RNA sequence: CUGGUGCGGAGGCAAACUCAUUGCGAGAUGGGGGCGCAAAGCCACGGGGCUUCCUUCACGGGAAGCAAGCCGGGCUACCACU
Numbered sequence: 001c002u003g004g005u006g007c008g009g010a011g012g013c014a015a016a017c018u019c020a021u022u023g024c025g026a027g028a029u030g031g032g033g034g035c036g037c038a039a040a041g042c043c044a045c046g047g048g049g050c051u052u053c054c055u056u057c058a059c060g061g062g063a064a065g066c067a068a069g070c071c072g073g074g075c076u077a078c079c080a081c082u
Stems, first nucleotide, its partner, number of pairs: 003082004012037002017032006035069001041075003045072003049066007
């Protein structure tokens, strides 16, 4: 440097719930918390989910958003072991 692995060690992240702030909302940020995670780091590209608005008699269609801890895909990377 490259490949593989995540049993043990170090370190990392942090679901539900909760408190504060914030957003019409899905949600977000910070504190507590810890279910889990070897990419639970980053990217809404494909599928799917969710919210708000517009439209349609209805089925449905459209716009703007949210979530990377739903699945797939792309990019990058620490430690240890081998």